[in-house]
Context: one part of a larger RNA
RNA sequence: CUAUGCUGAAGGAACUCGGCAAAUUGCACGCGUAACUUCGGGAUAAGCGUGACUCACCUUGCGCAAGCAAGACUGAGUGGCACAGGCCAGGGGGUAGCGACUGUUUAUCAAAAACACAGGGCUCUGCGAAACCGUAAGGCGACGUAUAGGGUCUGACGCCUGCCCGGUGCCGGAAGGUUAAAAGGAGGGGUGCAAGCUCCGAAUUGAAGCCCCGGUAAACGGCGGCCGUAACUAUAACGGUCCUAAGGUAGCGAAAUUCCUUGUCGGGUAAGUUCCGACCUGCACGAAUGGCGUAACGACUUCCCCACUGUCUCCAGCAUAGGCUCA
Numbered sequence: 001c002u003a004u005g006c007u008g009a010a011g012g013a014a015c016u017c018g019g020c021a022a023a024u025u026g027c028a029c030g031c032g033u034a035a036c037u038u039c040g041g042g043a044u045a046a047g048c049g050u051g052a053c054u055c056a057c058c059u060u061g062c063g064c065a066a067g068c069a070a071g072a073c074u075g076a077g078u079g080g081c082a083c084a085g086g087c088c089a090g091g092g093g094g095u096a097g098c099g100a101c102u103g104u105u106u107a108u109c110a111a112a113a114a115c116a117c118a119g120g121g122c123u124c125u126g127c128g129a130a131a132c133c134g135u136a137a138g139g140c141g142a143c144g145u146a147u148a149g150g151g152u153c154u155g156a157c158g159c160c161u162g163c164c165c166g167g168u169g170c171c172g173g174a175a176g177g178u179u180a181a182a183a184g185g186a187g188g189g190g191u192g193c194a195a196g197c198u199c200c201g202a203a204u205u206g207a208a209g210c211c212c213c214g215g216u217a218a219a220c221g222g223c224g225g226c227c228g229u230a231a232c233u234a235u236a237a238c239g240g241u242c243c244u245a246a247g248g249u250a251g252c253g254a255a256a257u258u259c260c261u262u263g264u265c266g267g268g269u270a271a272g273u274u275c276c277g278a279c280c281u282g283c284a285c286g287a288a289u290g291g292c293g294u295a296a297c298g299a300c301u302u303c304c305c306c307a308c309u310g311u312c313u314c315c316a317g318c319a320u321a322g323g324c325u326c327a
Stems, first nucleotide, its partner, number of pairs: 001322008010313002014311001019308001027051005036041001038156001052078005058071005079083001091306004096301002098298002103115002119154007132139002157293004162223003167220002169216005176211003182205002187200005224242005251285001252282001263279005
């Protein structure tokens, strides 16, 4: 010096990206326990006290009994630095974000807010089902039958889920347009004396598809601009105009989304680019690519507080192993 342990004056997070690591707590009994809540929880919440041994009194079990064992209240007392004496054995509280939850995952740098999930919706499928595998036979679906099976999106629960069908997709449509092979054969070419053989070929008839007409957004998706106006100013309930398929509703909002930005105000600190509560000027939130809430839960993320500590001020000592020196 490295690794693993132990101890430490005063201070106690000043360390650091961050309390990482360590320390604290830890058991039993008695008392006591908030907000919130889906009334189950939250909860071992938090917080407080007691704990060894001896005697007295009492209860229970066994025993004929003497007694032995276990236990509880109360009172009195004894010893130690220390009585859940070793080992083992939750630190706690508050705020916010995300995900409802228990689960699952990158075997070997990621355990999560990702996946799954119960629940919700749309859509396909009437059974020799649809979908899938296979050239096929056949298999699977399923020894199932629409309360079933497949695909896809969302993701407990609560309150909800607005407008747009112009584009793309899908579904429907006995008309019309276009249109392949095929049918058709006016007319024409080659050859031949001719019959003929052969070739080209116009109208016309001809599916699906496309065009066309409708529907459909919990299908893919989309959801404006400029100008003026109120008796201070400011702002604009109001008006005008252009464009669109329709111009973003409820709710939320400097947000896991805010560039300008450390926005502004308030709270917390002596001091706060983070955090919490507001405001709305949303560069570029927004309703199942779900919106907003939400008790419980989380080796998730953020901020604060109490306790605790060698994380630190600032390092020191000890133990074991290695390193180092000599051999």